[in-house]
Context: one part of a larger RNA
RNA sequence: GGACGAACGCUGGCGGCGUGCCUAACACAUGCAAGUGGAGCGACGAACCAGGCUUUGCCUGGAGCCAAGCCGCGAACGGGUGAGUAACACGUGGGCAACCUGCCCCAACGAUUGGGACAACUUGAGGAAACUUAAGCUAAUACCGAAUGUGAUCGUCAAUCACAAGAGUGACGAUUAAAGGAAGCUUCGGCCUCCGCGUUGGGAUGGGCCCGCGGCCCAUUAGCCAGUUGGUGGGGUAAUGGCCUACCAAAGCAACAAUGGGUAGCUGGUCUGAGAGGACGAUCAGCCACACUGGGACUGAGAUACGGCCCAGACUCCUACGGGAGGCAGCAGUGGGGAAUCUUGCGCAAUACGCGACAGCGUGACGCAGCAACGCCGCGUGAGGGAAGAAGGCUUUCGGGUUGUAAACCUCUUUCAGUUGGGACGAAGCUUCGGCUGUGAAUAGCUGACCGAAGUGACGGUACCUUCAGAAGAAGCCCCGGCUAACUACGUGCCAGCAGCCGCGGUAAUACGUAGGGGGCAAGCGUUGUCC
Repeated sequence: GGACGAACGCUGGCGGCGUGCCUAACACAUGCAAGUGGAGCGACGAACCAGGCUUUGCCUGGAGCCAAGCCGCGAACGGGUGAGUAACACGUGGGCAACCUGCCCCAACGAUUGGGACAACUUGAGGAAACUUAAGCUAAUACCGAAUGUGAUCGUCAAUCACAAGAGUGACGAUUAAAGGAAGCUUCGGCCUCCGCGUUGGGAUGGGCCCGCGGCCCAUUAGCCAGUUGGUGGGGUAAUGGCCUACCAAAGCAACAAUGGGUAGCUGGUCUGAGAGGACGAUCAGCCACACUGGGACUGAGAUACGGCCCAGACUCCUACGGGAGGCAGCAGUGGGGAAUCUUGCGCAAUACGCGACAGCGUGACGCAGCAACGCCGCGUGAGGGAAGAAGGCUUUCGGGUUGUAAACCUCUUUCAGUUGGGACGAAGCUUCGGCUGUGAAUAGCUGACCGAAGUGACGGUACCUUCAGAAGAAGCCCCGGCUAACUACGUGCCAGCAGCCGCGGUAAUACGUAGGGGGCAAGCGUUGUCC
C1' cells in the first nucleotide's frame, strides 16, 4: 500500500447492487418448510338436478364440496451445516470382457382366464392419553393362481470369433408377464382415439466399483501388520475384491517416511504480489460427509433415508403413575455463548421441482419486501457576483496580520428528500372461450412458433414521467516534532498526559490539554485484529 463475512469509537442525507452466527455440530417455545391424483377404488354425505309418491316431506337415480381410507407416483430432489475425514474424500486422466439405472426417447411382441382377502364402514371391548383390539361387510391399476412365451434367465450340446478371464449364434430342456381408465360411435357383438399396463433390445440421464498422478505439519513418532499378504473351494453383492468364511502357504508395508501423533471437509476459485510464490476456501458453482449420540435393517429404480422405522443412551415434555411424546446443522424466531451477525414479513405473478389427461394443487426452493454505512458504486448538502476587506474570534513588533469572497447583500438554479397527478416492463411459447389446422371413421378427444376475444403481478401505486414550493431538510472524522501534507497562543511544569518507531513533558513544550489557524479524506473518518 492492498484486502476483509469484520468488530470498536465519533459522526451520519439519498439511491442501486451485493453481503450478514467466523463463537456453542449448545438447548430450543410457536407457526410454516412434501405433497398430489376422483380420468385407479369402494363408501359417507351438506347443497343441487331429474323422476315417482301417500307432497311442510319421503323414496329412487344422477352429480358430488369438505374431511378420512385403500391404491399409484413423489417423499433419495430441492434446502441446511462442516462435526468427522489425511481418505481413491477431492482434483485430474484412464478402465469395468466386473455393473445397475424409476420417470424420458426409439423399436419389437403382448395384454387370455379365474380366485380369495384387507382398510374404510357397522357393532362391541380396553385405555387418562398415545392408541389398541374382537366380530361382520366391500371395491380396485391392491393381492394370489392358471394359460401363452415374441423374448429374457439358467443348464446341456454344437459350431464361429476372440484368446487372460470371454463374446454373440443355433438346437433341446427348465423357469418367468400383464390392468385397466376416459371421450365418442354402435346393429349392443363390438369399433375407434387418447392415457396407462407387461416382456425384451437399444439410447439418454444419473449412479456404483477399480487404477495412475497431484495437493498439510511432526523423526523430540522407526519399525508396523493375524483376515494380516497370497492361493483354492464356498458364500454374498447390481458388480470386482479377505467383502465374508473353511483350508493351505508365510507372506505384505516401510527412510522415495510405513506405523503413530497433531491439524484440516476438497476443488473451481478469493486476496496479495511485477512475477515466482505466499495466505485463505464466507457468498456463487461442483464433489464429499453429517442430521440429538451410537448401532441396525426395512421399503424402494435409487437411502448419510434431516422433517421414515427399530434398539440402546443423554436430555426435554405430558401423565389418571399403568404408560406415552419429541429431535430447527430447513425458513423465521427464543435463550445461551460471544467483540460480533437480520423479520416469528408478502407471494406462488415469474423461474424451477413433485403429482395430475387437463384445469389445477403444493413448494420458507425461489421471487420480493423489512433491518444493518457491513462492503462496492453513484448522487447531493447549492451556482454566479460580492471589499465598507463589516462585526466577532485569534494573534500582534499595536502599525497591522489572519479567519476571508468566507459571511451579509444581489442575481439564479431545484438534482435528491418533500408535495400533486399520471403510471409501467417483468405476461408468454400461459389459461379459458370461439374459429382455423393436423391426427382420427368422426361434429369425441388430442395437437399447433396460426387468428380473435377475455383473464392472469407478491413486488406496488414501486420504477419512471409530471406539478408545486423554497437555498430551502442534508458534514463529519483524523491529524499538524521527524518519518509525513499541515503552526501559533495560552494552560501545565518528569505532574497531568502522549506514543507506530525515534522519542516528548523537570517554567517560554510547533510532540501533553484547550483555542485560533492549517493539512488530509469525506457520508464517512479513525482505531484494533488478520492475511499478502

Model confidence (mean pLDDT): 83 of 100. Small-subunit ribosomal RNA, 5' domain from an uncultured bacterium, 532 nucleotides, folded computationally.